[in-house]
RNA sequence: GGAGUGGAUCGGGCGAUCGCCCCAUCAAGGGGAGGAAAGUCCGGGCUCCGCAGGGCAGGAUGGCCGCUAACGGCGGCGCGGAGCGAUCCGCGGAAAGUGGCACAGAAAACAUACCGCCCGACUAGGGCAAGGGUGAAAAGGCGGGGUAAGAGCCCACCGGCGUCCGAGUGAUCGGGCGCGCAUGCCAAACCCCAUCCGGAGCAAGACCAAAUAGGAGGGUGAGCGGCCCGCUCAAUCCCUCGGGUAUGGUCGCCAGAGCCGCCGGGCAAUCGGCGGCCCAGAGGAAUGAUCGCCGCCCGCAAGGGGCACAGAACCCGGCUUAUAGAUUCACUCCAGCU
Numbered sequence: 001g002g003a004g005u006g007g008a009u010c011g012g013g014c015g016a017u018c019g020c021c022c023c024a025u026c027a028a029g030g031g032g033a034g035g036a037a038a039g040u041c042c043g044g045g046c047u048c049c050g051c052a053g054g055g056c057a058g059g060a061u062g063g064c065c066g067c068u069a070a071c072g073g074c075g076g077c078g079c080g081g082a083g084c085g086a087u088c089c090g091c092g093g094a095a096a097g098u099g100g101c102a103c104a105g106a107a108a109a110c111a112u113a114c115c116g117c118c119c120g121a122c123u124a125g126g127g128c129a130a131g132g133g134u135g136a137a138a139a140g141g142c143g144g145g146g147u148a149a150g151a152g153c154c155c156a157c158c159g160g161c162g163u164c165c166g167a168g169u170g171a172u173c174g175g176g177c178g179c180g181c182a183u184g185c186c187a188a189a190c191c192c193c194a195u196c197c198g199g200a201g202c203a204a205g206a207c208c209a210a211a212u213a214g215g216a217g218g219g220u221g222a223g224c225g226g227c228c229c230g231c232u233c234a235a236u237c238c239c240u241c242g243g244g245u246a247u248g249g250u251c252g253c254c255a256g257a258g259c260c261g262c263c264g265g266g267c268a269a270u271c272g273g274c275g276g277c278c279c280a281g282a283g284g285a286a287u288g289a290u291c292g293c294c295g296c297c298c299g300c301a302a303g304g305g306g307c308a309c310a311g312a313a314c315c316c317g318g319c320u321u322a323u324a325g326a327u328u329c330a331c332u333c334c335a336g337c338u
Base pairs, nucleotide, nucleotide: 001334002333003332004331005330006329007328008327009326010325012294013293014292015291016290017289018288020032021031022030023029034309038320039319041318042317043316044315045314046201047200048199049198053229054228055227056226058197059196060195061194062193063077064076065075066074067073078091079090080089081088082087092192093191097190098189099186100185101184114132115131116128117127118126119125140158141157143155144154145153159181160179161178162177163176164175165174166173167172205251206250207249208248215241216240217239218238219237221233222232223231258277259276260275261274262273263272264271265270295307296306297305298304
């Protein structure tokens, strides 16, 4: 200097003139849209269902160990794969059973002989699964011996299975011994195993206001995904039809699993302690408009142009998607110089 990999931060500022909303006040004053507010994909807080107990069905997750309120999230580790590398991707079980592997190919799983090799004078016939071909995948790999030619047929190493010892919380790893050891892929196919899961949701719900017409029918019914059992209630009850009122107002609605700084434990995710701060709460929807200067980018320059994705609606923790441009940290590879 170039090419990469993994993170982090900002993404507008100041002033003037007007204009909104909230808090507070006699006044003075203080505050006002994000890193994703988005998607509504997960998990909760919160509210209601008279208790939410057991089971079935259903659903979700899936290496191990931790973090967390919890999670399908995050951190670390293990194994496998890709990459020269920094790094990135994946993750229960195919020997419990069922099912599938199109086409091509001879044959697609307790599965072969198309080409080919060998024996045979030739033919007939016999032997082979080593070589070639087809395919995503073809009876472990490689080297040697052996054979008519071959084949774990035999041997060494690797792989596999079994067993024992050691390290580790564990997934796993290392080593010893034994056995020539038929058995591919797909479970985001059905399924099996382990763990977890009441339901509905802020249009949840609470209160106030307003208004009416109390009639008819049914009942062992009601208890918020389905079924069963259990349990708790109930004729002042429950369900259906029909009629009326409000489509109103207040709360829920922001002080939080909150933010910032320092110290300590931990590889880390995070946890603890101390100190400081208060940073929207609209209600058909406020947080704006104009002007000037600055900032950044493009441009040789200009009295040239441009400034991304995009706006709270009960609130948090994540994931995913969109994003002009700018800054920065760590690491890897290549080339050159010293």